Glycine riboswitch aptamer from Peribacillus sp. Bi96, 100 nucleotides, folded computationally. The sequence was found by an Rfam model in a public genome assembly.
RNA sequence: AGACGCAACUCUGGAGAGAGCGUUUAUAAAACGCCACCUAAGGGGAAGACUCUUUUUAGCAUAGAGUUAAACUCUCAGGUAAAAGGACAGAGAAGGGAAU
Repeated sequence: AGACGCAACUCUGGAGAGAGCGUUUAUAAAACGCCACCUAAGGGGAAGACUCUUUUUAGCAUAGAGUUAAACUCUCAGGUAAAAGGACAGAGAAGGGAAU
C1' cells in the first nucleotide's frame, strides 16, 4: 500500500395491517381491559448436509443424539391515519482487523 470482511455514524429510498370499542378524563398521546389483524426493529423454531452412537466381519438401511440457516415460520416483543420507528438497498466520510 492493501483484496476482503466487522460494528456503528450521516443523507436518500423503504412495505404490511382497525384514525377499533370501553375506563381513567377534556380531544390527541400514554396506562389498563376486550375483540380483530400485520411482519421488515429485536427475539424464538427447525430442514437438508455433516458428525457421533445403535447394528454388523465390514458396509448400507433403521432408530437416537448433536451442530447448523433465511426475506421461511411463530407472533414473545413491536406495530395497524400522520409523525416517529423500520429489515434491506444506494451513496458518503472516518475507525479498528486483515490474506498478500
Annotation:
The prediction has a mean pLDDT of 80.